[in-house]
Context: one part of a larger RNA
């Protein structure tokens, strides 16, 4: 020194643990805000840094219910309190809610400065306290009122309503590159990301100017299927329907106009109310019929619309809830033997190891003063047709449609229908229009230029209740911990690390060395090589030590 062996130390792998995460399922809800929001800043405790609550009535106040023995948050100390006169703890409804925020009396470097007006109260006396009120901008109304005579413009005033917030979902405007085409330009990505506006628990869409091609169906959305098909494509990369067929869910109405009454009218018409709303054309208009004040018939999500009151379920607290012992082993029984019992409850979880019968709890059965939901009556509210005739009258107009130029359809200009429109042109009027994939003819389907309309569909920031061949602390959320903390960074921003004594603190009394850490005894423990300020189960390796054995 090398190589063995034993034995520490260090270090924190692994192994077990789970409070926290990760997907999905079911149901709710998708609520907020000028009565002041989301979302903070300050405070608020006897000791009170942080988190949690909470608001100057500040760790909480009333009240109604609920519950039954302890409370005084995490949080273990010490003090002082409260509680069977019912605390604390749970649930509904209220009251209080500082200062900043849309943030609104006016400034402002958010959380801060500073006015007016009316009230109260104080003071020797104010730049004194203390409620309340005073942004705007839109509709409406009422007063007033220039240049300018009537007016108008402006101006005040009071009444209503916006405004901010918001995970994803939906609608509408704007609208890319990277990429891929093995390069690149048409194409592609993609009408995707962003960014705007807007809105709702859903949104959009929708009651045929349709789909078709059989004597067809019969609004809308969604799914499965049609079919990766029929198309489109520098026919390249790639884009990629649609009907039919099955399901899901179902609901239909309403205006304008012809007319007829009124009320105003610059005589052109406006307005209200009747009345009417459709393709097998209808309505209007004339005729003729039928009932008549409710038999009947609809109704608060569309087709008018508002409340009330019963009652039923239903959330928000809860309450009942069987059944077992004895020994053995252990620190400790739930094990293990012996014998027993529940079970519409052998789902789960904890209790010192592994429970059906110890606790919590499951199955099942009840349960609400008080708020809210759905749902049904009841009161209430609305509500009248039907044929015939076809002479006239009415059925959405700068629209249909065309032309250039675009964009949308699976379709890229193609034969290119269709649906949009910037721009130019510009009908018909029901013996009409317009579709049926260039375009004309047959024939078939619809009836454009006005509106509303639940379901089934889409989404989770949020609650509940549940599941899992998910993860188990370098894993699972960035966060299992005071995690969007600390720290970084002018700032947009970027962002960690960090879990485990024990069953139970029983957290080592007293004695000893020592200034003290600290250590040795005792002692407590099943265990102290579980000893906690050297962060403590388990304790791999690296690396460092001590003792031995051979060897140089």
């Nucleotide at each position: 020194g090398g190589c063995g062996c034993a034995u520490g130390g260090u270090g924190g792998a692994u192994g077990c643990c789970u409070u926290g995460g990760c997907a999905u399922u079911a149901g709710a809800a998708g609520a907020c805000u000028a009565u002041g929001a989301a979302g903070g800043a300050c405070g608020u405790g006897g000791c009170a840094a942080a988190c949690a609550a909470c608001g100057a009535u500040a760790u909480g106040c009333u009240u109604c219910g609920g519950g039954g023995a302890g409370c005084u948050g995490u949080a273990a100390g010490c003090a002082g309190g409260c509680u069977u006169c019912g605390a604390u703890c749970c649930g509904g409804a209220g009251a209080u809610u500082u200062c900043c925020g849309a943030a609104u009396g006016g400034g402002g470097a958010a959380a801060c400065c500073u006015a007016g007006c009316a009230g109260u109260g104080g003071u020797a006396a104010u730049g004194c306290a203390c409620u309340g009120u005073u942004a705007u901008u839109a509709u409406a109304a009422a007063g007033u009122g220039a240049a300018u005579a009537c007016a108008u413009a402006g101006c005040u005033u009071u009444a209503u309503a916006a405004a901010g917030a918001c995970a994803a979902c939906c609608c509408a405007g704007u609208g890319a590159a990277c990429u891929g085409a093995a390069a690149c330009a048409u194409c592609u990505u993609a009408g995707u990301a962003a960014c705007u506006g807007g809105a709702g628990g859903a949104a959009a869409a929708g009651a045929a100017a349709g789909a078709a091609a059989a004597a067809u169906c019969g609004a809308u959305u969604g799914c499965c299927u049609u079919a990766g098909u029929a198309g489109u494509g520098g026919c390249g990369a790639g884009c990629g329907a649609a009907a039919c067929g099955g399901c899901a869910a179902u609901a239909g109405c309403c205006c304008a106009a012809a007319c007829c009454a009124g009320u105003c009218u610059u005589u052109g018409g406006a307005c209200u109310g009747g009345g009417g709303u459709u393709g097998u054309a209808g309505g209007a208009c004339a005729c003729c019929u039928a009932u008549a004040u409710a038999c009947g018939g609809a109704g608060u999500u569309a087709c008018a619309a508002a409340a009330u009151u019963u009652u039923a379920u239903g959330a928000u607290a809860g309450u009942a809830g069987a059944a077992c012992a004895u020994u053995c082993u252990g620190g400790a029984a739930a094990g293990a033997a012996u014998g027993g019992c529940c079970a519409u409850a052998g789902a789960a979880a904890g209790u010192g190891a592994a429970a059906g019968c110890c606790u919590u709890g499951u199955a099942u059965a009840c349960g609400a003063a008080a708020u809210c939901a759905u749902g049904a009556a009841a009161u209430c509210u609305c509500u009248a047709u039907g044929g015939u005739g076809u002479a006239u009258c009415c059925u959405g107009a700068g629209u249909a449609c065309g032309g250039c130029g675009g964009g949308a359809c699976a379709c890229g200009u193609g034969a290119a229908a269709u649906c949009u429109u910037g721009u130019c042109g510009g009908a018909a009027c029901c013996a009409g229009c317009g579709g049926g994939g260039a375009c004309c003819a047959u024939c078939c389907c619809g009836u454009a230029a006005g509106g509303c309309u639940a379901a089934a569909u889409a989404c989770u920031c949020u609650c509940u209740a549940a599941u899992g061949a998910c993860c188990g602390a370098u894993a699972g959320u960035g966060a299992a911990c005071a995690a969007g903390u600390a720290c970084c960074g002018u700032g947009a921003g970027g962002g960690a690390a960090a879990g485990g004594u024990g069953a139970a603190a029983a957290g080592a009394a007293c004695c000893c060395c020592g200034g003290a850490a600290g250590g040795g005894g005792a002692g407590u423990g099943a265990a102290a090589u579980a000893g906690a300020u050297a962060u403590a189960c388990u304790g791999a390796a690296a690396c460092c030590g001590u003792g031995u054995g051979c060897u140089u």